[in-house]
RNA sequence: GACAGAGUAGAACAAGCGCGUCAAGUGCCGGCGGAUGGGAGGUCGCCGCCGGACGAAGCACUUCGGUGCGCGAUGCUUGUUCGCAUCCGCUGCC
Numbered sequence: 001g002a003c004a005g006a007g008u009a010g011a012a013c014a015a016g017c018g019c020g021u022c023a024a025g026u027g028c029c030g031g032c033g034g035a036u037g038g039g040a041g042g043u044c045g046c047c048g049c050c051g052g053a054c055g056a057a058g059c060a061c062u063u064c065g066g067u068g069c070g071c072g073a074u075g076c077u078u079g080u081u082c083g084c085a086u087c088c089g090c091u092g093c094c
Base pairs, nucleotide, nucleotide: 001094003092004091005090010082011081012080013079014078015077016076017075018074019072020071021070028052029051030050031049032048033047034046038088039087040086042084058069059068060067061066
């Protein structure tokens, strides 16, 4: 120097365990802040807080404690697959 490759935030799906169904959560809008391959740099992606608008699927059984089946753009964990545009670095190889 050439070629090849790995790894972030996170996403999808599956399973398990929960939460809500007395409406929290999720999703949407605005503001502020934060994190984001080993380094630099950074967002049309991610997270947190505040504010705003909107808004739901219950049914059966019951010893009245709950249980079962559902429902929710529901939470977490694990697994699988996917996953940094640029420069440098790292690994393999010549």
Predicted 3D model of a 94-nucleotide RNA (THF (Tetrahydrofolate) riboswitch aptamer).
Its Rfam family is "THF (Tetrahydrofolate) riboswitch aptamer". On this family, see Ames et al., Chem Biol 2010: "A eubacterial riboswitch class that senses the coenzyme tetrahydrofolate". Rfam describes the family as follows. Tetrahydrofolate (THF) riboswitch was first reported for Ames et al. as an RNA motif in 5' untranslated (5'-UTR)regions of folate transport and biosynthesis genes in Firmicutes genomes.